[in-house]
RNA sequence: AGCUGGAAAGUGGGGGGCAACCUCCCACCGAAGGAGUAAGCAAAACAUCAGGUGAUGAAUUGUGAAACUCUCAGGUCUGACGACAGCG
Numbered sequence: 001a002g003c004u005g006g007a008a009a010g011u012g013g014g015g016g017g018c019a020a021c022c023u024c025c026c027a028c029c030g031a032a033g034g035a036g037u038a039a040g041c042a043a044a045a046c047a048u049c050a051g052g053u054g055a056u057g058a059a060u061u062g063u064g065a066a067a068c069u070c071u072c073a074g075g076u077c078u079g080a081c082g083a084c085a086g087c088g
Stems, first nucleotide, its partner, number of pairs: 002087004010026001012025005027076003033072001034070003040063004046057004
């Protein structure tokens, strides 16, 4: 790479269209992707103590997960996609 399984949420309303579908509006979902982040670890202005180059605290910065959070993207009949899991 391949095969198999695989959830959630509107059959919403308006317009166009034979239909598939496109578009606008409202409401919702989290498991493509994307983004945020805890403890810990590291550095550290500065402060205090000590008085043999140190110790303690520390604004702030960096690092650090997700199935947690956001809902940009994606999705909310069917189908496709699908984190993740199994086979191989």
Predicted 3D model of an 88-nucleotide RNA (Glycine riboswitch aptamer) from an Alphaproteobacteria bacterium. Lineage of the source: Bacteria > Pseudomonadati > Pseudomonadota > Alphaproteobacteria. It was read from a public genome assembly, where an Rfam model found it. The model forms 89% of the base pairs in the Rfam consensus. The prediction has a mean pLDDT of 82.